[in-house]
RNA sequence: GAAGCACGCCAGACCGCCGCUGGUGCAAUUCCCGAAAGGGAGCACUGGAGGAACGUCCGGACUGCACAGGACAGCGCAGGAGCUAACGGCUCCCCACCGUGAGGUGAGGAUCAGAGCAACAGAGACGAGUCGGUGAAGGGGCAACCCCGAUCCGGGUGAAACGGGCAAUCUCUGCGCGCAGCAACACCAAGUAGGCCAGUUUCGAGGUGGUUCCGCUGAGCUGGCGGGUAGGUGGCAUCGAGCCGUCCGGGCGACCGGCGGCCCAGAGUAAUGGCGGUCACGUUGGGGGCAACCUCAACGCACAGAAUCCGGCUUAUCGGCGCGCUUCACAC
Numbered sequence: 001g002a003a004g005c006a007c008g009c010c011a012g013a014c015c016g017c018c019g020c021u022g023g024u025g026c027a028a029u030u031c032c033c034g035a036a037a038g039g040g041a042g043c044a045c046u047g048g049a050g051g052a053a054c055g056u057c058c059g060g061a062c063u064g065c066a067c068a069g070g071a072c073a074g075c076g077c078a079g080g081a082g083c084u085a086a087c088g089g090c091u092c093c094c095c096a097c098c099g100u101g102a103g104g105u106g107a108g109g110a111u112c113a114g115a116g117c118a119a120c121a122g123a124g125a126c127g128a129g130u131c132g133g134u135g136a137a138g139g140g141g142c143a144a145c146c147c148c149g150a151u152c153c154g155g156g157u158g159a160a161a162c163g164g165g166c167a168a169u170c171u172c173u174g175c176g177c178g179c180a181g182c183a184a185c186a187c188c189a190a191g192u193a194g195g196c197c198a199g200u201u202u203c204g205a206g207g208u209g210g211u212u213c214c215g216c217u218g219a220g221c222u223g224g225c226g227g228g229u230a231g232g233u234g235g236c237a238u239c240g241a242g243c244c245g246u247c248c249g250g251g252c253g254a255c256c257g258g259c260g261g262c263c264c265a266g267a268g269u270a271a272u273g274g275c276g277g278u279c280a281c282g283u284u285g286g287g288g289g290c291a292a293c294c295u296c297a298a299c300g301c302a303c304a305g306a307a308u309c310c311g312g313c314u315u316a317u318c319g320g321c322g323c324g325c326u327u328c329a330c331a332c
Base pairs, nucleotide, nucleotide: 001328002327003326004325005324007322008321009320010319012279013278014277015276016275017274018273020048021047022046023045024044025043026042030041031040032039033038050303055313057312058311059310060309061308062181063180064179065178074177075176076175077174078173079093080092081091082090083089094108095106096105097104098103109172110171114170115169116166117165131154132153133152138148139147140146185234186233187232188231191229195225196224197223198222199221200220206217207216208215209214210213240263242262243261244260245259247258248257249256250255281300282299283298284297285296286295287294288293
């Protein structure tokens, strides 16, 4: 210098104007929506997407229901040792394969329990027999170097030929799993319908048409209670499997313990935005310069966006940076 390998990080910056949304404080106890429950409105300060928030694939927290114990069924996992709340995740080591190498990948329990499977070629492919030769003991046959026959040997085919292979075929072994999911669930709570209780009512309640008394109708009416629904609140985002650190200690490592600091988005039409400017970065083109580079213009500046929360995995991603290592070439 050129090709790579592994790990980690960033994901444009700043300013102005106009908005959206959470929290805290202040003010007033005023106004708006609502029957209520409850929600909203002002000003100031302050917080406001990601490394994957994606997928919803795996594992948990949480919640409700179910539940004597055990087994079967079903589903999942599989080298050894560990990490972890848990895992199908991660770490270290062994083995196998790939790579010159740094490294990468692994679908790495069991084929003396049972079943199933193997294209083409080949006589024969999973059941043992069969093709050619040999041909013991013995037998058949009038006889023969003719036939039967245990055993042994062999060419050719093929990935595999009498033993083996495949468990990514069923199966067996060991281990794990109760079911559903925040539209879970808890609380507050209309209208209508239905339920229960009390009072009143065919000795005419109640409704209705005329007007002070009649007509028509004929089994309800009034009050209370409780369950559910619409709607509202909590769950829900200030305290945890939390985040950060040139920190300390243990461990090869995943990780664990300590110390110090921090509080860090959050709705339920669902906020996190729009416009303008300057700079940065990349590509292309023009101009200048021996060159490093300078300057002008255009275009571009990814993938994608929380929704109960957390740990993983998978997939997408314009580009840029850092550290370590490998192979090759050259120079000393």